Glycine riboswitch aptamer, 78 nucleotides, folded computationally.
[in-house]
RNA sequence: UUGAACGGUUCGGGAGAGAGCGCGGGAGCGCCGCCGAAGGGGAUAAAAACUCUCAGGCAAAAGGAUCGGAUCGGGACG
Numbered sequence: 001u002u003g004a005a006c007g008g009u010u011c012g013g014g015a016g017a018g019a020g021c022g023c024g025g026g027a028g029c030g031c032c033g034c035c036g037a038a039g040g041g042g043a044u045a046a047a048a049a050c051u052c053u054c055a056g057g058c059a060a061a062a063g064g065a066u067c068g069g070a071u072c073g074g075g076a077c078g
Stems, first nucleotide, its partner, number of pairs: 006073008018032001020031004033058003039054001040052003
C1' cells in the first nucleotide's frame, strides 16, 4: 500500500396465510381454517429458503428472513 470473510449505522426493496365464526356490556373466553421469511426445534458430516409450527403471524400499519446502495469498523491474503 492492496484489501476478503464478517459486523455496526443508515436508506431503498422485501413473500405467504381469516378485517373468520360463536359467546360476552366490556375485559376476555371458546371453536374451526390457514401461513412460513424474526426467534426456536428436527433430519444431516455440516447446513438451507427442506421440515415441524412451540412461539409468531393471516385488511392496512407494524414486523419481517433476505437483497442492494452509502458509510464506519474489521483485518484474511499477498